[in-house]
RNA sequence: GCCUGAAUAGCUCAGUCGGUAGAGCAUUUCAUUCGUAACGAAAAGGUCAAGGGUUCGAGUCCCUUUUCAGGCU
Numbered sequence: 001g002c003c004u005g006a007a008u009a010g011c012u013c014a015g016u017c018g019g020u021a022g023a024g025c026a027u028u029u030c031a032u033u034c035g036u037a038a039c040g041a042a043a044a045g046g047u048c049a050a051g052g053g054u055u056c057g058a059g060u061c062c063c064u065u066u067u068c069a070g071g072c073u
Stems, first nucleotide, its partner, number of pairs: 001072007010025004019056001027043004049065005
């Protein structure tokens, strides 16, 4: 230099043919218990790496850039 893949909640990861952003763990509150843990219920937590384009509508499709991983030379 070229090619491929990844980037989504504090962490690990889903997200189907483009149509309201989801799960587990963690955090907070409530309930339970003599009390704690566990179990149960609820809440909070998101500029979907950045910018632009297509579209009535983009996490998803297209282009550019950044970071990481792998491969080729």